Predicted 3D model of a 72-nucleotide RNA (transfer RNA) from Blyttiomyces sp. JEL0837. It matches the Rfam family "tRNA". It is annotated as a transfer RNA. Rfam's curators write: Transfer RNA (tRNA) molecules are approximately 80 nucleotides in length.

[in-house]
RNA sequence: GCCCGUCUAGCGAAGCGGUAUCGCGUUUCCCUCCUAAGGAAAAGAUCGUGGGUUCAAUCCCCACGUCGGGUA
Numbered sequence: 001g002c003c004c005g006u007c008u009a010g011c012g013a014a015g016c017g018g019u020a021u022c023g024c025g026u027u028u029c030c031c032u033c034c035u036a037a038g039g040a041a042a043a044g045a046u047c048g049u050g051g052g053u054u055c056a057a058u059c060c061c062c063a064c065g066u067c068g069g070g071u072a
Stems, first nucleotide, its partner, number of pairs: 001071005007065001010024004018055001026042005048064005
């Protein structure tokens, strides 16, 4: 250089055209003499960036970037 893959909440993952789900963590409350455990609730993601297609994009297309792999 060329080819392939990855990128979604603080962390780890799901979601393959119809307004994003789960676990851990965080916060508040309940329970307890206190802590842990347990129970209830809440907040938290403009889906790597910029364009394009579409009535509608995390999802399809292009470019760039990140990390990983392959190849000379």